[in-house]
Context: one part of a larger RNA
RNA sequence: GAUGAACGCUGGCGGCGUGCCUAAUACAUGCAAGUCGAACGCUUCACAUAUGUGAAGAGUGGCGAACGGGUGAGUAAUACAUAAGUAACCUGGCCUUUACAGGGGGAUAACUGUUGGAAACGAUAGCUAAGACCGCAUAGGUGUGAUAACCGCAUGGAGAUGACAUGAAAUAUGCUACGGCAUAGGUAGAGGAUGGACUUAUGGCGCAUUAGCUAGUUGGUGGGGUAACGGCCCACCAAGGCGACGAUGCGUAGCCGACCUGAGAGGGUGACCGGCCACACUGGGACUGAGACACGGCCCAGACUCCUACGGGAGGCAGCAGUAGGGAAUUUUCGGCAAUGGGGGAAACCCUGGCCGAGCAACGCCGCGUGAAGGAAGAAGUAAUUCGUUAUGUAAACUUCUGUCAUAGAGGAAGAACGGUGCGUGUAGGGAAUGACAUGCAAGUGACGGUACUCUAUAAGAAAGCCACGGCUAACUACGUGCCAGCAGCCGCGGUAAUACGUAGGUGGCGAGCGUUAUCC
Repeated sequence: GAUGAACGCUGGCGGCGUGCCUAAUACAUGCAAGUCGAACGCUUCACAUAUGUGAAGAGUGGCGAACGGGUGAGUAAUACAUAAGUAACCUGGCCUUUACAGGGGGAUAACUGUUGGAAACGAUAGCUAAGACCGCAUAGGUGUGAUAACCGCAUGGAGAUGACAUGAAAUAUGCUACGGCAUAGGUAGAGGAUGGACUUAUGGCGCAUUAGCUAGUUGGUGGGGUAACGGCCCACCAAGGCGACGAUGCGUAGCCGACCUGAGAGGGUGACCGGCCACACUGGGACUGAGACACGGCCCAGACUCCUACGGGAGGCAGCAGUAGGGAAUUUUCGGCAAUGGGGGAAACCCUGGCCGAGCAACGCCGCGUGAAGGAAGAAGUAAUUCGUUAUGUAAACUUCUGUCAUAGAGGAAGAACGGUGCGUGUAGGGAAUGACAUGCAAGUGACGGUACUCUAUAAGAAAGCCACGGCUAACUACGUGCCAGCAGCCGCGGUAAUACGUAGGUGGCGAGCGUUAUCC
C1' cells in the first nucleotide's frame, strides 16, 4: 500500500459498488419455462340464435425447455491461454438464392361406457380431427459401379454424362372481380453467418525422503462404430511405447482476461465483471432432439427424508428469497416486467427471482455536514505551581449572521420512451383488394416514486469520536502503585520521586471513523 474481511469502541447524511471465503451440509414454504385457437378435434359458460361471436378448460400437435441463472466438488490435462490445421467434420432458428408443393390411406388422444387402486397412476371396449403418422408420383441431394478429361498439399480434391434407393403441410389467416393475390409457414438443393467437434505445437504447481512405468499397452492388416480422424472398439500379427529435457506415483489446485504490490524485473491472488471448462443428492445409463448423455426430463442402483389402507408411492435450492447447522463472519420468505435481454405468437399479448429497482450492513471508495465572523473582565471550573502565577484559551459566555444538512409545506406524472397501436401521405409491384416498405401526426403506457430536483418557512437548533504521547515515531506533567498490578511490534518498562503500568489534565495523529487481528507485496 491492499482486502469479499472479522473483532473492540464510536456513529449524522448522500452517491456508486460489494455482501456464506466455513458444511458441493440438510432443507419447511412460495416463486424461478412457458407459449401458440392464424395447426386440430372436444367440453363448459355468456351473448345472439340464419347459426355464429367471445371467454375459459383439459387433450393431440408445433417451437422453446441444451439459452438464461448457480456453484467450483472433481480435474495437473479428454481443462485453460496463445498460435496453427481439418483434402477428417456437424450446425435448429437467421440471411441470400434456385426449384417444388401432385394424388391418396389407416389410426389415435381428448370424449363415452365398464373397471382396478388408499394414493400415485392405470386397464379395457367404442367414436373422432389435424400442419400428428404412413405409402405412391416427381427430385438438380446421397450411396454403388461405369465413361472421358482436369487439379493439388502425402492420404487425395472438384465438376460433367447415363443406370438403382430417398421429399413436401394438398396448410392457416386476410382480401377478391372466385381466375387468384398477399402474409405466415412447408420440402429439397447451393452458399453465408453463427455455434460447436477433433488434431498439433508452446506455456503456466510442489515433492526424487516418488525411478522405473505400460498388455489395448506401442504399431500394423482387416472390420465395426462415429458428424468425423483415431485401439474409440473388435479379430489376427509384430514387440513395441514413455522416462533424470523428470516418466510413474503422491499431495495441492478450476484455467484465463485480469486484480494487488513494485520504478521496473518480479512476487502474490483468481472475490465482483468478462471468456472457457466441469458439476447439479451419490454412482451408472441411454432416450428425445439441430444441439444433452440434460440443475427445476427419463431409467437403474445407493444413502437420506416424507406419505401409506403395508400392497405401494413421492422428493432433490451448487436458481431467487428464506430455515436449521457449521463458523470470527456475510442481507428481504420485497416491487415490477416501465427499460434491456430472452422464449412463444402474424400480432395484440403472455411468461421471465435473467434483469431493472427498492430494503438491510460504515463492508469499501468518493462527497458533504456537525456552523461562520466578531469577542480579554484573558470569566468560572479543572490541572499544574517556585503560591508570584501558568495552561486549557478566542476556546466558552455574549453580539451579529448564514441555512449545506434537518423538519414541515408547495411544485415536480421531469428524464429514463424507443418500439408497438390508430389515422393520414408517398414508393414499387399488381387487373383490383388485402398486403410490403418509407414517412408524418395523435392517444396511451413508469416498478423506482410524490423519488431526484427546485422553492418557501422554522431554528445553531438534532449530528464526534478513536488511538497514541520512552526510542524507532508527531506528541509531558501530576497523582496512585511499588518486579505487585500490569504494559509490550522490537529494544525493553515496573523492586518508593515510573514522561513506558492505572487515572486525571494537557498535547499529537486521523476523523464518521479510529485502533487491533489475519493475509499478500
Annotation
A computed fold for a 521-nucleotide part of an RNA from an uncultured bacterium, annotated as small-subunit ribosomal RNA, 5' domain. It matches the Rfam family "Bacterial small subunit ribosomal RNA".